[in-house]
Context: one part of a larger RNA
RNA sequence: GCCAACGAGUUUACGCAUGUUGCAAAGUUUAAUCCGCUUCGGCGGAGCAAGCGCAGCGAAAGCGAGUCUGAACAGGGCGUUACUUCCUUAACUUACAUCUCAUGACCUCGUGUUGUGAGCUGUGAGUUACGGUAGUUAGCAGCUUGCGUAAGACCCGAAACCAGACGAGCUUGCCUUGGCCAGGGUGAACUCCCGAGAAAUCGGGAGGGAGGCCCGCACCGGUCAGUCGUUCAAAACUGUCGGAUGAGCUGGGGUAAGGAGUGAAAAGCUAAUCGAGUUUGGUAAUAGCUGGUUCUCUCCGAAAUAGUUUUAGGACUAGCCUCAUAUGUUUCUUUUUGGAGGUAGAGCACUGGAUGAUCGUGAAAGGGAGCAAUCUCGCGCGAUCAAUCAAACUCCGAAUGCCGAAAAGUUCAAGUAUGGGAGUCAGGCUGUGGGGGCUAAGCUCCAUGGCCGCGAGGGGAAGAGCCCAGAUCGUCGUCUAAGGUCCCCAAAUUUCUGCUAAGUGUUAAAGGAAGUCAUUAUCCUAUGACAGAUAGGAGGUUGGCUCAGAGGUAGCCAUCCUUUAAAGAGUGUGUAACAACUCACUAUUCGAGGAUAGUGGCGCCGAAAAUUUAACGGGGCUAAAGCAGAGUACCGAAGACACGGAUGUCUUGCGCUUCGCGCAAGGCGUGGUAGGAGAGCAUUCCCACUGCUGUGAAGCAGGACCCGCGAGGGCCUGUGGAGCGCUGGGAAGAGAGAAUGUUGGC
Numbered sequence: 001g002c003c004a005a006c007g008a009g010u011u012u013a014c015g016c017a018u019g020u021u022g023c024a025a026a027g028u029u030u031a032a033u034c035c036g037c038u039u040c041g042g043c044g045g046a047g048c049a050a051g052c053g054c055a056g057c058g059a060a061a062g063c064g065a066g067u068c069u070g071a072a073c074a075g076g077g078c079g080u081u082a083c084u085u086c087c088u089u090a091a092c093u094u095a096c097a098u099c100u101c102a103u104g105a106c107c108u109c110g111u112g113u114u115g116u117g118a119g120c121u122g123u124g125a126g127u128u129a130c131g132g133u134a135g136u137u138a139g140c141a142g143c144u145u146g147c148g149u150a151a152g153a154c155c156c157g158a159a160a161c162c163a164g165a166c167g168a169g170c171u172u173g174c175c176u177u178g179g180c181c182a183g184g185g186u187g188a189a190c191u192c193c194c195g196a197g198a199a200a201u202c203g204g205g206a207g208g209g210a211g212g213c214c215c216g217c218a219c220c221g222g223u224c225a226g227u228c229g230u231u232c233a234a235a236a237c238u239g240u241c242g243g244a245u246g247a248g249c250u251g252g253g254g255u256a257a258g259g260a261g262u263g264a265a266a267a268g269c270u271a272a273u274c275g276a277g278u279u280u281g282g283u284a285a286u287a288g289c290u291g292g293u294u295c296u297c298u299c300c301g302a303a304a305u306a307g308u309u310u311u312a313g314g315a316c317u318a319g320c321c322u323c324a325u326a327u328g329u330u331u332c333u334u335u336u337u338g339g340a341g342g343u344a345g346a347g348c349a350c351u352g353g354a355u356g357a358u359c360g361u362g363a364a365a366g367g368g369a370g371c372a373a374u375c376u377c378g379c380g381c382g383a384u385c386a387a388u389c390a391a392a393c394u395c396c397g398a399a400u401g402c403c404g405a406a407a408a409g410u411u412c413a414a415g416u417a418u419g420g421g422a423g424u425c426a427g428g429c430u431g432u433g434g435g436g437g438c439u440a441a442g443c444u445c446c447a448u449g450g451c452c453g454c455g456a457g458g459g460g461a462a463g464a465g466c467c468c469a470g471a472u473c474g475u476c477g478u479c480u481a482a483g484g485u486c487c488c489c490a491a492a493u494u495u496c497u498g499c500u501a502a503g504u505g506u507u508a509a510a511g512g513a514a515g516u517c518a519u520u521a522u523c524c525u526a527u528g529a530c531a532g533a534u535a536g537g538a539g540g541u542u543g544g545c546u547c548a549g550a551g552g553u554a555g556c557c558a559u560c561c562u563u564u565a566a567a568g569a570g571u572g573u574g575u576a577a578c579a580a581c582u583c584a585c586u587a588u589u590c591g592a593g594g595a596u597a598g599u600g601g602c603g604c605c606g607a608a609a610a611u612u613u614a615a616c617g618g619g620g621c622u623a624a625a626g627c628a629g630a631g632u633a634c635c636g637a638a639g640a641c642a643c644g645g646a647u648g649u650c651u652u653g654c655g656c657u658u659c660g661c662g663c664a665a666g667g668c669g670u671g672g673u674a675g676g677a678g679a680g681c682a683u684u685c686c687c688a689c690u691g692c693u694g695u696g697a698a699g700c701a702g703g704a705c706c707c708g709c710g711a712g713g714g715c716c717u718g719u720g721g722a723g724c725g726c727u728g729g730g731a732a733g734a735g736a737g738a739a740u741g742u743u744g745g746c
């Protein structure tokens, strides 16, 4: 690493909600326990204790359809059962009809018509009462499912804490008793002898053999380097090195331990474990943290915000999602209409800023001129005029947006309320309006849309957030969107009109430039423009001043006149100053357009980077396959349409055993993470019923077969050799790919 097996929301109690069952319309349920029966599984009865409900209010005593507060018969708070449907009977009221009676009016006088009143009967309606019935006012108990609380509470995981034991055969210190240290060197005290000296004492020699002395084996250690590093070894090997008569090394025996020992002190050592040993227990410690959490299909579908938080990667409430119930247009959109507002813009009327001019005024202190008076420049304040600036200015003032009303559309789509269940509290990019920053950031903080998140498909060469477009499934059908149509590569080498020569296209600025096209304006021009060529470009005069000089050409002032076709008191070069050259200006020659200024389109330069062209995706492209404008056709997606199938929900119809289910048709739907809701499959066991099996059960292997959207279920064949299913219910050790998962195998 792979394979197999195992491996994670459970159980109990209580509470809330939901569904359902029993009883009940004031009830409902028994607990412990006892009695009887029993096929020992359990069944029946008692258990009128108790719980919940039938009444509330008050802190309570308490009172009670009221009560509390209060002086209150006041006000206020919290409370208050009134019933409804149908049937039978009875009573009453009313309306109508038949009949009877009384009475009035009319007349074709029939006991005819009509009015009023009373009574009986019938029918309808209403009210009341008894009874029944159904419901509500109604609850109680059991079970299911979801959630909460208490428990290990979905599973695995600490670093730690506490208690009791076990450890000093490793190591540290100590006690006791033993053992060991080749060889060589140095030569202390002290003694003796000789010499010196009066002596104290000194010098020399010999002996002597001290020392945490020297060199160096054993022994003890472990300095530096290399080797080794799935090792010889969980600390070694080789070389080198330190001590080696001492605070030396070492054997046997003993002793001191867990907040304790021991320590020539490194928090060292206390059995490969030490800033608190090991082991067992408390213990499934706790973990706002990380990882993992197992079958299918269907419906809906978020959030990354606010407030608070020893709070910031956690939580609670609200917001946003889902389900149920109730309500029923309350929702949303458009149009019309009525409002509030102070943003964008604009403005200077206020508040402030700021520029110029003029005037006024102030100054104790500014600069300059002047003897001074004073003048001038500047300064402060104010006014006026002109032109301006403002998130915290406003005489003004939109568009959107917001609030209300009406109408229409929306009705399977929303809104609202109550209740069950959540998840979310790290967001990201992009357009727009802003704050911070540098009008920096793939920056940061708001607001308002979109998308991603949770979104597949097409385009953008490639690509979460850009453009197009929202995937129920199938089809070798059709039409389109964005974007494209020379080839890679589906579709135009398409039509018309221009532009570009730079491979611009296929990166970039200030700035620069007779690139080119279009256009505007003002001029010159066959009475000859522009450019070129030839000739002239003179005189007063060397203008005056200045100056060493100043002669057109250092500087200052003036800038005239004359001859002329024309010629400046001079545009440059030049000289010490002159000279010389040149220009303006003029004539001739030439013979057709030219000069200047601006605007727009497309181009040019500006333009340097690191492995390899590499700044069109590539090939390649020039009356384009580039750019601009106009047109037609086509391609192009999971979009739309066509045909067929599935499914949710609504409506209608039909059928069935009510709740509800099934069938058919039609409308609208069916992307989806966290998450909510619904419907199912499979596994093991139990109950009931009913089956299969040595003529071969389970299991295993294979199949191109059948059924189901799917989880899965059948059928057939082989193997196997003894048990196993269907249906209807029930109960769970109930589904594996991940957890540095556990165990086994390879």
Base pairs, nucleotide, nucleotide: 001746002745003744004743005742006741011151012150013149014148015147016146017145019143020142021141022140023139027052028051029050033046034045035044036043037042056063057062066078067077068076069075083135084134086132087131089129090128091127092126093125094124095123096122097121099119100118101117102116103115104114105113106112154292155291157289161282162281163280164279165278166277172256173255174254175253176252177251178250179249180248181246183215184214185213186211190207191206192205193204194203195202196201219243220242221241224239225238226237227236258274260270261269262268295680296679297678298677299676300675305318306317307316308315309314319424320423321421322420323419324418325417326416327415329413330414332409333408334407335406336405337404338403339402345396346394347393351390352389353388355386356385357384358383359382360381361380362379366377367376368375369374427452428451429450430449431448432447433446434445435444436443457468458467459466472645473644474643475642477641478640479639483635484634485633486619487618488617492632494631495630496629497628498627499626505621511605512604515602516601517600518599519598520597521596522595523594524593532589533588534587535586536585538562539561540560543557544556545555568583572581573580646670647669648668649667650666651665652664653663654662655661656660681735683732684731685730686729687728688727690725691724692723699719700718701717702716703715705714706713707712
Molecule: large-subunit ribosomal RNA, domain II
Organism: bacterium